[in-house]
RNA sequence: CACCGAUAAUGGUAAACCAGCUUUAAAGGCUGGGGCACAAAGUUAUAAUCUAAGUCCUUUCUGAGGAUAUGAUUGUUUGACUGCCGAA
Numbered sequence: 001c002a003c004c005g006a007u008a009a010u011g012g013u014a015a016a017c018c019a020g021c022u023u024u025a026a027a028g029g030c031u032g033g034g035g036c037a038c039a040a041a042g043u044u045a046u047a048a049u050c051u052a053a054g055u056c057c058u059u060u061c062u063g064a065g066g067a068u069a070u071g072a073u074u075g076u077u078u079g080a081c082u083g084c085c086g087a088a
Stems, first nucleotide, its partner, number of pairs: 004086002012038002017033006036075001042081004048073003054068006
């Protein structure tokens, strides 16, 4: 240095859930608590997933249904880049 990932050390992130706030609508987001888990649960792309304001179509028609992302999630997949430590 590379590979690798310990009953090591320093730390980091923060699942479910609860409370409050927020949103042209929802999905979701933010704050506080909380701690399931993670050696990349850091960044980014891909894939996948959620919702349907708007648009289009149908119809038993002032109702309802379906499709669709420009909205969102990513700690479900895969790839790339970067990063702490140093046992075997």

Record summary
This is a predicted structure of an 88-nucleotide RNA (c-di-GMP-I riboswitch aptamer) from a Deltaproteobacteria bacterium. The coordinates come from a structure-prediction model, not an experiment, and the mean pLDDT is 78. The sequence was found by an Rfam model in a public genome assembly.